[in-house]
RNA sequence: CACGCGAAACGGCAAACCUGCGGCAACGCAGGGGCGCAAAGCCAGGGGCCCGCCAUGAGAGCGGGCAGCCCAGCUACCGAA
Numbered sequence: 001c002a003c004g005c006g007a008a009a010c011g012g013c014a015a016a017c018c019u020g021c022g023g024c025a026a027c028g029c030a031g032g033g034g035c036g037c038a039a040a041g042c043c044a045g046g047g048g049c050c051c052g053c054c055a056u057g058a059g060a061g062c063g064g065g066c067a068g069c070c071c072a073g074c075u076a077c078c079g080a081a
Stems, first nucleotide, its partner, number of pairs: 005079002012037002017032006035068001041074002045071003048066006
């Protein structure tokens, strides 16, 4: 120094819920709020789940969403064992 790993430290993010706004909805944004997180940073390629439309005995299909569901990809602070 690099990789692995995750003790400590500096910090970081922000669940549910509430308020406002947008949306048919899922959900998103902002403020509050902290359940938690060592990638809970980015990313929709694969799978999965959610919403809408259509439709069937069941489905398939089309559009939208979820990255704090998993995998994959990219990047990153610190440095004990």